[in-house]
Molecule: small-subunit ribosomal RNA
Organism: uncultured bacterium
RNA sequence: AUUGAACGCUGGCGGCAGGCCUAACACAUGCAAGUCGAACGGUAACAUUUCUAGCUUGCUAGAAGAUGACGAGUGGCGGACGGGUGAGUAAUGCUUGGGAACUUGCCUUUGCGAGGGGGAUAACAGUUGGAAACGACUGCUAAUACCGCAUAAUGUCUUCGGACCAAACGGGGCUUCGGCUCCGGCGCAAAGAGAGGCCCAAGUGAGAUUAGCUAGUUGGUAAGGUAACGGCUUACCAAGGCGACGAUCUCUAGCUGUUCUGAGAGGAAGAUCAGCCACACUGGGACUGAGACACGGCCCAGACUCCUACGGGAGGCAGCAGUGGGGAAUAUUGCGCAAUGGGGGAAACCCUGACGCAGCCAUGCCGCGUGUGUGAAGAAGGCUCUAGGGUUGUAAAGCACUUUCAGUAGGGAGGAAAAGUUGUAGAUUAAUACUCUGCAACCGUGACGUUACCUACAGAAGAAGCACCGGCUAACUCCGUGCCAGCAGCCGCGGUAAUACGGAGGGUGCAAGCGUUAAUCGGAAUUACCGGGCGUAAAGCGCGCGUAGGCGGCCAAGUCAGUUGGGUGUGAAAGCCCCGGGCUCAACCUGGGAACUGCAUCCAAUACUGCUUGGCUAGAGUAUGGUAGAGGUGAGUGGAAUUCCAGGUGUAGCGGUGAAAUGCGUAGAUAUCUGAAGGAACACCAGUGGCGAAGGCGGCUUCCUGGACCAAUACUGACGCUGAGGUGCGAAAGCGUGGGGAGCAAACAGGAUUAGAUACCCUGGUAGUCCACGCCGUAAACGAUGUCAACUAGCCGUUGGGGAACUUGAUUCCUUGGUGGCGCAGCUAACGCACUAAGUUGACCGCCUGGGGAGUACGGCCGCAAGGUUAAAACUCAAAUGAAUUGACGGGGGCCCGCACAAGCGGUGGAGCAUGUGGUCUAAUUCGAUGCAACGCGAAAAACCUUACCACCCCUUGACAUCCUGCGAACUUUCUAGAGAUAGAUUGGUGCCUUCGGGAGCGCAGAGACAGGUGCUGCAUGGCUGUCGUCAGCUCGUGUUGUGAAAUGUUGGGUUAAGUCCCGUAACGAGCGCAACCCUUGUCCUUAGUUGCUACCAUUAAGUUGAGAACUCUAAGGAGACUGCCGGUGACAAACCGGAGGAAGGUGGGGACGACGUCAAGUCAUCAUGGCCCUUACGGGGUGGGCUACACACGUGCUACAAUGGGGAGUACAGAGGGUUGCCAAGCCGCGAGGUGGAGCUAAUCCCUUAAAACUUCUCGUAGUCCGGAUUGGAGUCUGCAACUCGACUCCAUGAAGUCGGAAUCGCUAGUAAUCGCGAAUCAGAAUGUCGCGGUGAAUACGUUCCCGGGCCUUGUACACACCGCCCGUCACACCAUGGGAGUGGAUUGCACCAGAAGUAGGUAGCUUAACC
Repeated sequence: AUUGAACGCUGGCGGCAGGCCUAACACAUGCAAGUCGAACGGUAACAUUUCUAGCUUGCUAGAAGAUGACGAGUGGCGGACGGGUGAGUAAUGCUUGGGAACUUGCCUUUGCGAGGGGGAUAACAGUUGGAAACGACUGCUAAUACCGCAUAAUGUCUUCGGACCAAACGGGGCUUCGGCUCCGGCGCAAAGAGAGGCCCAAGUGAGAUUAGCUAGUUGGUAAGGUAACGGCUUACCAAGGCGACGAUCUCUAGCUGUUCUGAGAGGAAGAUCAGCCACACUGGGACUGAGACACGGCCCAGACUCCUACGGGAGGCAGCAGUGGGGAAUAUUGCGCAAUGGGGGAAACCCUGACGCAGCCAUGCCGCGUGUGUGAAGAAGGCUCUAGGGUUGUAAAGCACUUUCAGUAGGGAGGAAAAGUUGUAGAUUAAUACUCUGCAACCGUGACGUUACCUACAGAAGAAGCACCGGCUAACUCCGUGCCAGCAGCCGCGGUAAUACGGAGGGUGCAAGCGUUAAUCGGAAUUACCGGGCGUAAAGCGCGCGUAGGCGGCCAAGUCAGUUGGGUGUGAAAGCCCCGGGCUCAACCUGGGAACUGCAUCCAAUACUGCUUGGCUAGAGUAUGGUAGAGGUGAGUGGAAUUCCAGGUGUAGCGGUGAAAUGCGUAGAUAUCUGAAGGAACACCAGUGGCGAAGGCGGCUUCCUGGACCAAUACUGACGCUGAGGUGCGAAAGCGUGGGGAGCAAACAGGAUUAGAUACCCUGGUAGUCCACGCCGUAAACGAUGUCAACUAGCCGUUGGGGAACUUGAUUCCUUGGUGGCGCAGCUAACGCACUAAGUUGACCGCCUGGGGAGUACGGCCGCAAGGUUAAAACUCAAAUGAAUUGACGGGGGCCCGCACAAGCGGUGGAGCAUGUGGUCUAAUUCGAUGCAACGCGAAAAACCUUACCACCCCUUGACAUCCUGCGAACUUUCUAGAGAUAGAUUGGUGCCUUCGGGAGCGCAGAGACAGGUGCUGCAUGGCUGUCGUCAGCUCGUGUUGUGAAAUGUUGGGUUAAGUCCCGUAACGAGCGCAACCCUUGUCCUUAGUUGCUACCAUUAAGUUGAGAACUCUAAGGAGACUGCCGGUGACAAACCGGAGGAAGGUGGGGACGACGUCAAGUCAUCAUGGCCCUUACGGGGUGGGCUACACACGUGCUACAAUGGGGAGUACAGAGGGUUGCCAAGCCGCGAGGUGGAGCUAAUCCCUUAAAACUUCUCGUAGUCCGGAUUGGAGUCUGCAACUCGACUCCAUGAAGUCGGAAUCGCUAGUAAUCGCGAAUCAGAAUGUCGCGGUGAAUACGUUCCCGGGCCUUGUACACACCGCCCGUCACACCAUGGGAGUGGAUUGCACCAGAAGUAGGUAGCUUAACC
């Protein structure tokens, strides 16, 4: 785009078309083929007229073929047309074009004829059978029914003499009754038109998993038969005929003009209309006839239905309606012969479900309408919202108009031409009859039809839906739902913010329709003729030879088959196209033209192809002379090695592996020497070397033999290329028969390995491997690249042959045949190929058409078997595949780094306690954090508070914010009840500003907007944070390369802590990171000296005080370090190594600082925030409890287990902090915690503040202790409203585990680890935690193999939520599709046989018979 469509929703009108695609299933009922009285005998019914009877002017009954007519019957013509259907049919069909041996009723034309006879028979009447259908017998009768006779050619036959064959009358008019005339009909013959029969060629589906078919088969002769040719039939003779250009068989199918689609070529279809064919319940058959083997005829058989008196009969909608059934699905049991056409008739006329119309159906095409203009308060309502608005939307309402269509009323064409009657003219005729033709007048025919069309009337009045809105694809929001319900053409959507589901608002597209489904073509160059491919995506047969076929060198002549031009015929009409015309337009109808690309035939042309003839040598081949070679086959022969056997020497192991064991060996192995046997394979040479068509071929010698190459001439004269079938060769394994068997070695056995190990490893070992003969016929049979030929830059190897040059060489150059490496143009999706093409062309063959199923099943062929070859479908998926790219990954590779390992030191894991977590418990034990990167974490501090949890008691505009109203200063004292919140009572108090109206602040009360939520979602979020990781990376612009993803830069060579720097470089630059800039510490200088300092001078108990500004220190500013200098290494670089100087040396130490990103990492309980949820409660207040529980498990710590120690005594030395709600001195009291006391200090001034390890000395003597301090009892101190649950500390007493810690595991590289104490934050009180501070102060690092993590380059990949990936098979369950299965039913077909209806032809017999004999 389309449709004979169907379904869903919806539906105003008209025109024109169309309407059982399925059951060629079965059919009730009605109709669809009759007509002619002018062929005939007649008269059943009706009517007219006449007559008769009964009788009331009329009715009833009867008679008369007299008339109009006519049932039944005889006869004629027509029922062979028209109408229906598509079952069958792959050719007895159809289409196109030809042909000769035929027939033809009615029609046209022409010629001739039509004489004279005869006997029957329906009807009818009578008798009779049968239920019926339908008969039987007897008798009568007519014809255009039937039969002789006559006539007989332009007819037929013929022996060419001849012979033979026909007919029908009917009607009108006139008549002198003799006949004449007209119309229709009849017979014979010829011709025509139209119709039909037959023959030929070409074309007209699929399957080769159908390859051979055929006996009347093919041809001939003769005869028969037919309308006609012919094996059409028969007899005889011959053995033919068809077939890979697809016979035969099977399946499917009516064919065509045309229709749909497509740019075309094509593809699909064959409804309506038209041509042809076939069929008429199924099968068979003939009759009649001009025509049938006959839709509404006959006979027979069968199935089915109906009637029946059971004896027997009837029927055939694939005619029009209609019914049942089938189905997704297809109409009225309508009107009319008015028109067109058909049959009959002389005609009137009759018949006509052909046809013309109407009815039903949006089934299709076309046209029209459902209003038009104006109208902003942008109404209301709806929807949405950032709350302002936006949108629906000029849409509506309102105002002003119009009236198509539908409605009502009225008018009103055309389709009609005839026929008939009368008149008139002509033809015919003897005729003014009859008949025919023309003209005129009159009369008069319409189913449709309430027609088309026109006019009037009324009123916007009666008339819009459907699908879609994620992308493709025009059109977006809200709500509901929450991987549910559902959607879906493909991709896909839905798991709590769905433009994708459902609803709504809005929008988009079509519109009386719109969607869906089905189907065809297109897009699809996706079967490629136009117009594709085959190295790796599907696809080159494993390789030759060769048949048919296809294709084929140069010159000349002939021919004209192909080819080209022109003419003629045909190519039906309709349709398509063009130009006109008619319906108001269009659809539709109609006139003319063009076209129908085809076929046939004639004429012409002759370049090319073909054919014929003659020649040529460039293709191909032959001859001569050489060359290289693992080319093939047979025979012979050689040495090394393995093994076995015999013998000698010799002794305890050998062998084997990652390590072992099985195995062999004291019966003498392995090792070694000598000899002998046997089989197989041929080291070195040896090479991208050679040969062969491929498979393949390797010691040496030799017989036979194939091919290739080179050189130069001679010869043949296109002999060529390819090659469906065919045929030969064809690795390894395997098979058969017979040999052979050393080594190796499937199967098998044993030993190991392992969770297992039917494996990898080891020890053995049989087929086999070898030979001969015969099979098999496949391989990643690969260059994954068919063969042949031509053309198209080069360079470098190698191998075979030839030539030339000189400098005669291991020389150079040229040429030719092979075989390799690179590379240009070109090609390719890329990779790559590139004179050995995958380039540019030609010839021929083979093969491919998404993945799986499957190279499988079935069938055929081959094979001894194994199996091979040919080769599907059901079903299933939306992919499968190729090449390349970026990542990620690897028990891949290279380089490098890190307390990563190693080397060390000290711990954890064992004990007790502290603390956190899990679990458990509970009314509650609030919540969060969960590998590293949760677990002394949020929490820098839970007795109340905190507090979010639980129980109970209370409040409801609320504890808190803003707004409104009323009252009151705010505030304060005391008392009562209560666990308290709270409630009640009570005392004092009248403030500030003012323009005198009031205002601000605060409190109480009230109403509603609202408050409030540590309720949920960190997977809706912001912000903040952790981690990889302080790892060295992450990117961009421009340029360049690539079809592109992308690459380059960023890779490479060095170097660094570093993508740090240097060099190179199709890249050049730049950004975020690194480093530096910042803080601190280490040295020096300058400035400044109080509360800090004190060398010199005084002074004191004391830097206490004078004094000093040197030192320390404080805190401001500077200096200093930069690989700057020297030597070496390196590439004249960057840099590295060593050295000097220096307080410090190679980023001096430490800190802050964290690229692009990853982990949906953590946090809605810091805060903020979308959405959802609660609102006398999930909000707020209070009291008490809980977060502190305790069979257990884990993490992080503290204290220990002791002598490098514990205890006693004495004596030293810090730093950094804090302090007025505070730090708190001296003195006094207490064993002590502490109390008392009050000086000083808002701090370099006073206080916390005695630092402790250390040092000196005494004691303990290896013990559960003078270690260790848990636990418990008693007594106290302090803080606080309050230490019961649940604080810290002190004293006395008690004195648990623990004697250095399994597997495993953590930290640390120097002022570090280890060890020792001090301070601070939080804080009323409460550190073993955290954050800081200083004191003492080590050991070790060979090194980068390994573990972990990371960086760069490279490689493989079937991974890309990226190895925690992907993915294979069994099993279990469910489902889908297809099979097997004892069998069973049906259909089709071949061959053979049995039975055999009707019928045709023949033979014979019987019976019967009018016309003729």